[in-house]
Predicted 3D model of a 91-nucleotide RNA (c-di-GMP-I riboswitch aptamer) from a Desulfobacterales bacterium. Its Rfam family is "c-di-GMP-I riboswitch aptamer". Its family is annotated with cyclic-di-GMP binding in the Gene Ontology. Rfam describes the family as follows. GEMM was predicted in a large-scale screen for bacterial structured RNA regulatory elements. It was read from a public genome assembly, where an Rfam model found it.

RNA sequence: GUUCGAAAAAGGCAAACCUCCCGAAAGGGUGGGACGCAAAGCCACUGGCCUAGGUCCAAUCUUGUAAGGAUAGGGUAGCAGGGCUGCCGGG
Numbered sequence: 001g002u003u004c005g006a007a008a009a010a011g012g013c014a015a016a017c018c019u020c021c022c023g024a025a026a027g028g029g030u031g032g033g034a035c036g037c038a039a040a041g042c043c044a045c046u047g048g049c050c051u052a053g054g055u056c057c058a059a060u061c062u063u064g065u066a067a068g069g070a071u072a073g074g075g076u077a078g079c080a081g082g083g084c085u086g087c088c089g090g091g
Base pairs, nucleotide, nucleotide: 002091003090004089005088012037013036017032018031020029021028022027035078041084042083043082045081046080047079048076049075050074054071055070056069057068
C1' cells in the first nucleotide's frame, strides 16, 4: 500500500420506546435507553423511500374552520450505490 473481519483487546456509535426542544409534516436535536453496527464516521452526487407548509392543476355551490390530485426546493448516510476519511487485528 492492498485485501479481509475468524479469534481477541482497547475503545466507539446507538434502533424501538420515554422526556423536553425545533419543524406544516416527514424528520431532526438534548437526556435516558440498547435493537443492532467494522465505517451505524462524514457528504444528498445517482437510484429508491418518506413528507407536502409553499406552488401548480382540478372539482363543487351546499360558500363550509369542509375537500381531491401532482410536485422537493424538505428529509432519510441505520435503504442501496458512489465519493472522502479512519481504530484494532489477520493475510